c-di-GMP-I riboswitch aptamer from a Deltaproteobacteria bacterium, 80 nucleotides, folded computationally.
It matches the Rfam family "c-di-GMP-I riboswitch aptamer". Rfam links the family to the GO term cyclic-di-GMP binding.
Its mean pLDDT, the model's own confidence on a scale to 100, is 79.
It was read from a public genome assembly, where an Rfam model found it.
Lineage of the source: Bacteria > Pseudomonadati > Myxococcota > Myxococcia.
């Protein structure tokens, strides 16, 4: 630098639940836990779903969710 996730190794992250703080809330952090997962590392650029002010409503607008999809970029092991 290309290509693979088939099997090995080394390990890795962690669903619903419970549980403590945080936050209007979506949610998030931290401990328990394991559904699963080759990027379930990271990143709100585009989509899509949620939230929340606000509005008669509708839009707008702010904010969540990367374990929803795509996209970007990074790392392990194996082959060439």
């Nucleotide at each position: 630098c290309a290509g693979g996730a088939u099997a090995a190794a080394u390990g890795c992250c962690a669903a619903a639940c419970c549980u403590g703080c945080c936050g209007c809330g979506a949610g998030g952090c931290g401990g328990g836990g394991g559904c699963g997962g080759a990027a379930a590392g990271c990143c709100a650029c585009g989509g899509a779903u949620c939230u929340c002010u606000g509005u008669g409503a509708c839009g707008c607008g702010a904010g969540a969710u990367g374990g929803c999809c795509g996209g970007g970029u990074u790392g392990c092991c194996c082959u060439g």